Molecule: Bacterial RNase P class A
Organism: soil metagenome
RNA sequence: GAGUCGGCCGGGUGGCCGCGGCACGGGCCGCACUGCGGGACCGUGUCGAGGAAGGUCGGGACUCCGCAGAGCAGGGUGCUGGCUAACGGCCAGUCGGGGUGACCCGCAGGACAGUGCCACAGAAAGGAAACCGCCGAUGGCGGGCCUCCGGGCCCGCACAGGCAAGGGUGAAAAGGUGCGGUAAGAGCGCACCAGCGACGGGGGCGACCCCGCCGGCUCGGUAAACCCCACCCGGAGCAAGGCCAAGCGUGGGAAACGGGUUGCUCGCCCGCCUCCCGAGAGGGAGGGUUCCCCAGGUAGGCCGCUGAGAUGGAUGGCCACCGGGGCUCCGCAGGGAGCCUCACAGAAUCCCGCCUACAGGCCGGCUC
Numbered sequence: 001g002a003g004u005c006g007g008c009c010g011g012g013u014g015g016c017c018g019c020g021g022c023a024c025g026g027g028c029c030g031c032a033c034u035g036c037g038g039g040a041c042c043g044u045g046u047c048g049a050g051g052a053a054g055g056u057c058g059g060g061a062c063u064c065c066g067c068a069g070a071g072c073a074g075g076g077u078g079c080u081g082g083c084u085a086a087c088g089g090c091c092a093g094u095c096g097g098g099g100u101g102a103c104c105c106g107c108a109g110g111a112c113a114g115u116g117c118c119a120c121a122g123a124a125a126g127g128a129a130a131c132c133g134c135c136g137a138u139g140g141c142g143g144g145c146c147u148c149c150g151g152g153c154c155c156g157c158a159c160a161g162g163c164a165a166g167g168g169u170g171a172a173a174a175g176g177u178g179c180g181g182u183a184a185g186a187g188c189g190c191a192c193c194a195g196c197g198a199c200g201g202g203g204g205c206g207a208c209c210c211c212g213c214c215g216g217c218u219c220g221g222u223a224a225a226c227c228c229c230a231c232c233c234g235g236a237g238c239a240a241g242g243c244c245a246a247g248c249g250u251g252g253g254a255a256a257c258g259g260g261u262u263g264c265u266c267g268c269c270c271g272c273c274u275c276c277c278g279a280g281a282g283g284g285a286g287g288g289u290u291c292c293c294c295a296g297g298u299a300g301g302c303c304g305c306u307g308a309g310a311u312g313g314a315u316g317g318c319c320a321c322c323g324g325g326g327c328u329c330c331g332c333a334g335g336g337a338g339c340c341u342c343a344c345a346g347a348a349u350c351c352c353g354c355c356u357a358c359a360g361g362c363c364g365g366c367u368c
Stems, first nucleotide, its partner, number of pairs: 001368009011322007019048008028038004050344001054355002057353005062237004074233005079093005094108001095106004109228002114226002116222003131167002133163003138160002140157007175193006194218002196215002199212005241303004250295004255290001257271005272287006323342008
């Protein structure tokens, strides 16, 4: 000098004016008046936003509703161990990737449980295929030569066929290099390397790591495709919800009043209107009047609500000085002057996290 990680601050002091909560005092008002009460007034004192109060993403406390248990469906989480009330959070580690390094990133279970998909190009995209190409061992066809007439040998063709080495396509084409092998080839065989799997030994709680040995086993990718596996999950949310409770209306009850029951008291029954049944007494159905009481619920109030604690939502504004930053000017320089500027953002039941925004500055570890 460049970089990386972690932590912290995020203007200070004073004055003036103003706002909200609480306490005290005063004034005023009300009442059942030495007292009590009063969301409005005055004064004094005291307290009064954040690291994110933000997004409302995850989890919890709390509240109401639902719920016998189990399963299905649906949703979420997904390497390992631990922390936590809980979480998709945090810490430590493993594996993979990036970086010279400090360090960073990871949407990190399973692809022999099954199904699907793999654009374009390409012959072929998965128990594959053959476009160019390679081959002529085998069968076939043509020709030549020989023959003991059974056939044999040679040359050619590339029809059947064999191959996947090379070329070509692609992000990806069924391990790589070499030797052998072959008609040509190929893990077909072998050596080494890479991967996978089995076994054995060792380390670690574990994910996993190290070593040895064996098997030619060579197996494509994709689960942020369906799916499988493991674990978790009831719903709504402080406008949750609880308490008190007018007026009008609704529902229920009782009483007064009048009448009947022999005159009185108590008790009981009836009452006004309409309809139905009944000869009548009376019964049934529906509707209605005065006053009081009760019930649920509405307005409203209180609680929930807090060491800020509102409920039209306070926590602010101005000035001065100091401090930080930037620009311009003066000066050789230390420095000085002027101007501009100091972010993001603001509680609303509370708490734990995550994510996002942020002028400027400070401290520490480490790397090149």